[in-house]
RNA sequence: GCCGGGGUAGCCAAGCGGUAAGGCGGCGGGCCGCAGACCCGUUUAUCGGGGGUUCAAAUCCCUCCCCCGGCU
Numbered sequence: 001g002c003c004g005g006g007g008u009a010g011c012c013a014a015g016c017g018g019u020a021a022g023g024c025g026g027c028g029g030g031c032c033g034c035a036g037a038c039c040c041g042u043u044u045a046u047c048g049g050g051g052g053u054u055c056a057a058a059u060c061c062c063u064c065c066c067c068c069g070g071c072u
Stems, first nucleotide, its partner, number of pairs: 001071007010024003018055001025043006048064005
C1' cells in the first nucleotide's frame, strides 16, 4: 500500500431503511439468622467522527480515525 471483518450502555452482544432486544453489572425489594443462589422491579446507548441520500439512517453512499486478520 491492497483486500476482508469489526467499532452499539460500565462490560458482552442482537439489530441490516420505520423512532435500539437480551445477558452481565449497578440500585431497590422479596426470601434468609447473615450471606449466596433464586425471584420481582428498576437503571443506562445523539449507535467511532464528519458529510451525503431519504418523508425517515445504527442500517445505504463518500471520507477520516481506531482495532483484528490476510496479501504484498
Molecule: transfer RNA
Organism: Sulfuracidifex metallicus